[in-house]
The RNA shown here (transfer RNA) has 73 nucleotides and comes from a Gammaproteobacteria bacterium. Its Rfam family is "tRNA". Rfam classes the family as a transfer RNA. The coordinates come from a structure-prediction model, not an experiment, and the mean pLDDT is 82. NCBI's taxonomy places the organism under Bacteria, Pseudomonadati, Pseudomonadota, Gammaproteobacteria.
RNA sequence: GAGCGCGUAGCUCAGCCGGAAGAGCGCCGGCUCGACAAGCCGGAGGUCGGCGGUUCGAUCCCGUCCGCGCUCA
Numbered sequence: 001g002a003g004c005g006c007g008u009a010g011c012u013c014a015g016c017c018g019g020a021a022g023a024g025c026g027c028c029g030g031c032u033c034g035a036c037a038a039g040c041c042g043g044a045g046g047u048c049g050g051c052g053g054u055u056c057g058a059u060c061c062c063g064u065c066c067g068c069g070c071u072c073a
Stems, first nucleotide, its partner, number of pairs: 001072007010025004019056001027043005049065005
């Protein structure tokens, strides 16, 4: 330098064909227990890597940039 993949909650990851975002673990509160753990119920937490474009509407499609990984030179 070129190609491919990935970037979504604190962490690990879903999100099918564009209709507006979820799970597990963790965290907070409650129930339960003599107490702790486990279990049960509820809750908080997201500029979906940045910018621009297409569209009535973008996590999703297009361009570009940034970061990480793999391959090739």